[in-house]
Molecule: SAM riboswitch aptamer (S box leader)
């Protein structure tokens, strides 16, 4: 760095640093000096792996990720339904996150 699979409308924020971007790409829309993004402390969510009880499910949260604005903040390709034409709903793909596993 690439492939497999899994899941992706639920959760859960505060303090310091420090100063302008940010929310993967594009359009949109949105957050941000009432201080974003990031860094660090503590804290808390969750259960993919893992430990550990139980062994039907499954419960705990011990360890390793991971998360803690908005459905992955919405659409982007395709189809279907509706539809005073410019949209809307639903589906499936893609893309994207994170995890286990491979090579």
């Nucleotide at each position: 760095u690439u492939c497999u699979u899994a899941u992706c409308u639920a959760g859960a924020g505060u303090g310091a640093c420090g100063g302008a971007g940010g929310g993967a790409u594009a359009g949109g829309c949105c957050c941000u000096u009432u201080g974003a993004u990031g860094u660090c402390a503590c804290a808390g969510c969750a259960a993919c792996c893992u430990u550990c009880c139980a062994u039907g499910a499954g419960g705990a949260g011990u360890g390793g990720u991971g998360c803690u604005a908005a459905g992955u903040c919405c659409u982007a390709c395709a189809g279907a339904a509706c539809c005073g034409a410019g949209g809307u709903u639903c589906u499936g793909g893609g893309a994207g996150a994170u995890a286990a596993g491979a090579g």